[in-house]
RNA sequence: UCCGGGAUGGUCUAAUGGUAGGACGCCUGCCUCUGGAGCAGGAAGUUGGGGUUCGAGUCCCUGUCCCGGAA
Numbered sequence: 001u002c003c004g005g006g007a008u009g010g011u012c013u014a015a016u017g018g019u020a021g022g023a024c025g026c027c028u029g030c031c032u033c034u035g036g037a038g039c040a041g042g043a044a045g046u047u048g049g050g051g052u053u054c055g056a057g058u059c060c061c062u063g064u065c066c067c068g069g070a071a
Stems, first nucleotide, its partner, number of pairs: 001070007010024004018054001026042005047063005
């Protein structure tokens, strides 16, 4: 330099173009002799910019970063 893949709450991981979900962790409450167990609830996320579309995490263009391959 070229080709391919990837980036989603604090962490891990889903999501046919149509309400962004789950687990762990965190917070609050309940339960309990106690809680680090159990139960209920809550906060927190789509890598930046632009485009297409009624509607984009998803499709297109481009930037950044990471991984792999080729030379």

Notes
Predicted 3D model of a 71-nucleotide RNA (transfer RNA) from a soil metagenome. The prediction has a mean pLDDT of 82. Its Rfam family is "tRNA". It is annotated as a transfer RNA.